[in-house]
Context: one part of a larger RNA
RNA sequence: UUGGGUUUAAAGGGAGCGCAGGCCGUCCUUUAAGCGUGCUGUGAAAUGCCGCGGCUCAACCGUGGCACUGCAGCGCGAACUGGAGGACUUGAGUACGCACGAGGUAGGCGGAAUUCGUGGUGUAGCGGUGAAAUGCUUAGAUAUCACGAAGAACUCCGAUUGCGAAGGCAGCUUACCGGAGCGCAACUGACGCUGAGGCUCGAAAGCGCGGGUAUCGAACAGGAUUAGAUACCCUGGUAGUCCGCGCGGUAAACGAUAAAUGGCCGCCGUUGGGUUUUUAGGAAUUCAGCGGCCAAGCGAAAGCGUUAAGCAUCCCACCUGGGGAGUACGCCGGCAACGGUGAAACUC
Numbered sequence: 001u002u003g004g005g006u007u008u009a010a011a012g013g014g015a016g017c018g019c020a021g022g023c024c025g026u027c028c029u030u031u032a033a034g035c036g037u038g039c040u041g042u043g044a045a046a047u048g049c050c051g052c053g054g055c056u057c058a059a060c061c062g063u064g065g066c067a068c069u070g071c072a073g074c075g076c077g078a079a080c081u082g083g084a085g086g087a088c089u090u091g092a093g094u095a096c097g098c099a100c101g102a103g104g105u106a107g108g109c110g111g112a113a114u115u116c117g118u119g120g121u122g123u124a125g126c127g128g129u130g131a132a133a134u135g136c137u138u139a140g141a142u143a144u145c146a147c148g149a150a151g152a153a154c155u156c157c158g159a160u161u162g163c164g165a166a167g168g169c170a171g172c173u174u175a176c177c178g179g180a181g182c183g184c185a186a187c188u189g190a191c192g193c194u195g196a197g198g199c200u201c202g203a204a205a206g207c208g209c210g211g212g213u214a215u216c217g218a219a220c221a222g223g224a225u226u227a228g229a230u231a232c233c234c235u236g237g238u239a240g241u242c243c244g245c246g247c248g249g250u251a252a253a254c255g256a257u258a259a260a261u262g263g264c265c266g267c268c269g270u271u272g273g274g275u276u277u278u279u280a281g282g283a284a285u286u287c288a289g290c291g292g293c294c295a296a297g298c299g300a301a302a303g304c305g306u307u308a309a310g311c312a313u314c315c316c317a318c319c320u321g322g323g324g325a326g327u328a329c330g331c332c333g334g335c336a337a338c339g340g341u342g343a344a345a346c347u348c
Base pairs, nucleotide, nucleotide: 003320004319005318006317007302008301012316014201015200016199017198021194022193023192025088026087027086028085029084030083031082033081034080035077036076037075038074039073040072041071042070048066049065050064051063052062053061054060091191092188093187094186096183097182098181100179103177104176105175106174107173108172109171110154114150115149116148117147118146119145120144121143125136126135162169163168206247207246208245209244210243211242216240220236221235222234223233260313261312262311266293267292268291269290270289271288272287273286274285275284276283277282297304298303321348322347323346330341331340332339333338
């Protein structure tokens, strides 16, 4: 490389948008590049194959034919691929109507809790643990009541719920922005799918500048435990946790399952929309989603099973024994931390 693979054995890029590229619906006409076929030319010799012949045979050699699967030209064919023209509506999109959701951004507001402050009541403890101690407290703590301040997070509802491309999103409300769904069939008429590079987004921790700091809390300090205890437990506590702007670009970024399309038995539940029916509780049905269980089939098995890991098409990414190693070197990116790309010797 071919092949075979990628839920769990090695292997799906964290996610989206998208240039090039690859692939692409139905019908008609045309073209003849690909494709098929015929002929002509060429395809040196040697070599190869077949026949005949020469060395006693063979190897070897001579001779005739074929082959040389290729290339070019000239005809013919038109199913398929491609090119050109025309038409279509089912793919895709638009309009209209209905309704949906913790989708995003910015602003405003709310109550509970926590801590702190002030004042009142009140007196000797509080706190913490397996047990303690450090710690707080007669300068009046803990408890309790009132008032005030601050920051962060939103109990119940809440769900196998919903939304989002992924990361992710949850108090209430306003504005703006985005989206899928269903219905209808008015419009466009293949406008599609995928997508190397590229661009954008991307939890937490981290970094720069500025702000904020209630809680929790790496580091750190003390108290315990212990043989020791640089831990687990306790009392404190800085960075951080929060906000704005910028950087970084990684995760068990997981469904460990890339995207799209088609077709393939069923049952149960649930979310959103529609239709029909109804004794108005409901029932039936359809589309889109989220779950559970199974037929066939698949699978090494576990299991998957119309949300496929089944049957197919198409494009991208990735794998090719373990360790060395996601390391070294080089290059690219970054303020740095580090990230991306990514070996070999050696060894089993």
A computed fold for a 348-nucleotide part of an RNA from an uncultured bacterium, annotated as small-subunit ribosomal RNA, central domain. Model confidence (mean pLDDT): 88 of 100. The RNAcentral record of the full RNA draws on ENA and SILVA.